[in-house]
The prediction has a mean pLDDT of 78. A computed fold for a 101-nucleotide RNA from Mesoaciditoga sp., annotated as Purine riboswitch aptamer.
């Protein structure tokens, strides 16, 4: 000096994003380990599996069961990722993507 990558700032361009519904994923599920509660209780922490998948993996009601160690059935209720459709709309600002300095 040039190139590449990353961060911050500034400018520009263009598309997309918010809300609703539907579909797909996953059954808001399963397994294991440490600890805790004990019929006024039945949790908590961590690991793994499950998804061409990031994240999440719980709450309540109800029925059963259990006396120190273990929970089980049923019902109802989400978030997240992606896709499609619809609504809203000065797409102004914001965010993401791209370009330039």
């Nucleotide at each position: 000096a040039c190139g590449u990558c990353g961060a911050a700032u500034a400018a520009g361009a263009c598309u997309g994003a918010a809300c609703u519904u539907u579909g797909u994923a996953u059954a808001a599920u399963u397994u294991c380990g440490g600890g805790a509660a004990u019929u006024a209780g039945g949790c908590u922490c961590g690991a793994a599996a499950g998804u061409u998948u990031c994240u999440a993996c719980c709450g309540g009601a109800u029925g059963a069961c259990c006396u120190u160690a273990a929970u089980c059935g049923u019902c109802c209720g989400a978030c997240u990722a992606c896709a499609a459709a619809g609504a809203u709309a000065u797409a102004a600002a914001u965010c993401a993507c791209c370009u330039u300095a």
Notes
The organism belongs to Mesoaciditoga, within Bacteria. It matches the Rfam family "Purine riboswitch aptamer". The family is grouped with related families in Rfam's "Purine riboswitches".